[in-house]
RNA sequence: GCACGAGUGGCGGAACUGGCAGACGCAGCGGACUUAAAAUCCGCUGACCCGCAAGGGUCGUCCGGGUUCGAUCCCCGGCUCGUGCA
Repeated sequence: GCACGAGUGGCGGAACUGGCAGACGCAGCGGACUUAAAAUCCGCUGACCCGCAAGGGUCGUCCGGGUUCGAUCCCCGGCUCGUGCA
């Protein structure tokens, strides 16, 4: 240099063919149980803004564009990592 693959929450990892992004697990926080703990069980957890609260709004799938009513998904360019070839 060329080809192929990968990049999604705090971490791992789903979302098949464009139609509610984040299932499930880990971790964390709160609670139950316990004399106390471990284990187990229940609930919650992307970011920012508004609100006393209940709740509401905006943004968010590596980055920048494009197609589309609608993009994690399709197209173009770029970045990083991996594999192969030279």
Molecule: transfer RNA
Organism: Corallococcus llansteffanensis